[in-house]
RNA sequence: GGAGUCGGCCAGGCAACCGCCGCAGCAUUGCGGAGGAAAGUCCGGGCUCCAGGGGCGAAGGUGCCAGGUAACGCCUGGGGGGCGCGAGCCCACGGAAAGUGCAACAGAGAGCAGACCGCCUAAGCACCGCAGCAAUGCGGCGCCGGCAAGGGUGAAACGGUGCGGUAAGAGCGCACCGCGUCGGUGGCAACACCGGACGGCACGGUAAACCCCACCUGGAGCAAGGCCAAAUAGGGAAGCAGGCGGGCCGCAGGGUCCGCGCGUGUGCCCACACGUGCUUCCGGGUAGGCCGCUAGAGGCAUGCGGUGACGCAUGUCCCAGAUGGAUGGUUGCCCUCGACAGAACCCGGCUUAUCGGCCGACUCCCUCC
Numbered sequence: 001g002g003a004g005u006c007g008g009c010c011a012g013g014c015a016a017c018c019g020c021c022g023c024a025g026c027a028u029u030g031c032g033g034a035g036g037a038a039a040g041u042c043c044g045g046g047c048u049c050c051a052g053g054g055g056c057g058a059a060g061g062u063g064c065c066a067g068g069u070a071a072c073g074c075c076u077g078g079g080g081g082g083c084g085c086g087a088g089c090c091c092a093c094g095g096a097a098a099g100u101g102c103a104a105c106a107g108a109g110a111g112c113a114g115a116c117c118g119c120c121u122a123a124g125c126a127c128c129g130c131a132g133c134a135a136u137g138c139g140g141c142g143c144c145g146g147c148a149a150g151g152g153u154g155a156a157a158c159g160g161u162g163c164g165g166u167a168a169g170a171g172c173g174c175a176c177c178g179c180g181u182c183g184g185u186g187g188c189a190a191c192a193c194c195g196g197a198c199g200g201c202a203c204g205g206u207a208a209a210c211c212c213c214a215c216c217u218g219g220a221g222c223a224a225g226g227c228c229a230a231a232u233a234g235g236g237a238a239g240c241a242g243g244c245g246g247g248c249c250g251c252a253g254g255g256u257c258c259g260c261g262c263g264u265g266u267g268c269c270c271a272c273a274c275g276u277g278c279u280u281c282c283g284g285g286u287a288g289g290c291c292g293c294u295a296g297a298g299g300c301a302u303g304c305g306g307u308g309a310c311g312c313a314u315g316u317c318c319c320a321g322a323u324g325g326a327u328g329g330u331u332g333c334c335c336u337c338g339a340c341a342g343a344a345c346c347c348g349g350c351u352u353a354u355c356g357g358c359c360g361a362c363u364c365c366c367u368c369c
Stems, first nucleotide, its partner, number of pairs: 001365010012334007020033005035340001039351002042349005047221004059217005064078005079093001080091004094212002099210002101206002116151002118147003124143002127140005159177006178201001179199004183194004225291004235282006243260007261276006298317008335338001
């Protein structure tokens, strides 16, 4: 100098004026006012209401080990596997000798499989040639057979290499490698190691297929939920007042209809319309208002413990809280000309979006001293 890996941080700045929301104050006024993701609503918890004796099951989720945490599917450290020269990155990573299922095409054969090409002719049968008096031997060809080395198909073909062995072959035998079971050593564990024993060697793949095993999960959500409470109408109780007759319903309190009566209005009669109770108290609901609502698993600094996630102690700070829903507008100056995007009960995560820039640690390559 170039290429790259990991972690952290910033998110245009300053000023003036005019507004908006909250808090304090009698008031002038003072103070505070979006984010790293406030987003997706995908996990986990707090909080609230409802339900709930326990166990098993169903359904859903999680899935190497240990730790952290209020909890988690998150985080940290470790183990195993894969990728990269490396710093580092990625992995739903329990069980396939409990059972069921699946595997297109190709291929002879795809599960306790199989013989297309190929290899062989030792055993059995038949024929031919040669040798021989013959028994028989040698050679060739065929049938019946033997084989699983080599070729070929496939993502995958029932361990690999070598030597022996054989008619040709084959864990058929042996050595080494691999594998399985047991044991030993180290580690909390996952797991690792062993020139320790045994076994010729099975137990192919697939469980984000059913399934098995272990663990976890009651339901709904701040429009949760709680408090105050008007007018009007309706419900209940008490007191006072209260006409008659008839029909219908009802055991009854009572309700309803008709006629007459009474009251009010249209000035009166007639006629028509309306009314036929009033007062007080109680309880529920609606409008409306208040709480929940932001001081919290809180931020910052220092120290200590821990590899780390994180924990503990001390000090210090208060940092949006709306409910038609505030956090904005205008102007001036400067720069590297400014991305994604805006709270609505709160918190811990994950994921996704994001102009540009800064800092730290580390890796590889080249060059110079």
Overview:
A computed fold for a 369-nucleotide RNA from a Steroidobacteraceae bacterium, annotated as Bacterial RNase P class A. It matches the Rfam family "Bacterial RNase P class A". Its family is annotated with ribonuclease P activity, dimeric ribonuclease P complex and tRNA processing in the Gene Ontology. Rfam describes the family as follows. Ribonuclease P (RNase P) is a ubiquitous endoribonuclease, found in archaea, bacteria and eukarya as well as chloroplasts and mitochondria. A source record names the gene rnpB. The organism belongs to Steroidobacteraceae, within Bacteria. Model confidence (mean pLDDT): 76 of 100.